[in-house]
Molecule: c-di-GMP-I riboswitch aptamer
Organism: Campylobacterota bacterium
RNA sequence: AGUAGAUAAAGCCAAAUUUGUCGCGAGGCAGAGACGGAAAGCCACGGGUCUCAUUGAGACGGCUGGGCUACCUCA
Numbered sequence: 001a002g003u004a005g006a007u008a009a010a011g012c013c014a015a016a017u018u019u020g021u022c023g024c025g026a027g028g029c030a031g032a033g034a035c036g037g038a039a040a041g042c043c044a045c046g047g048g049u050c051u052c053a054u055u056g057a058g059a060c061g062g063c064u065g066g067g068c069u070a071c072c073u074c075a
Stems, first nucleotide, its partner, number of pairs: 003075001004073002012037002017032006035062001041068003045065003048060005
C1' cells in the first nucleotide's frame, strides 16, 4: 500500500415511530428513538420504485449496479 472484516478495540451512522418545520406531493431538515449497517459516507451516471402533472419536472444512495473518498487492524 492492497485485499479482507475477526466472538477485537476505539468509535461512527441511524430504520420504524413520534414532535416541530418546509414542500402540491413523493419526501427533506432538526430533536427524541434504535430496526439494522463494514462504507447505512458522498455522487442521480444506468436500472428500478415513488410523486406531481405534462410532453416534462422532481424524490429515493438504508432498492440495485457503478464511480470517488475514509477509521481500525487479528489474518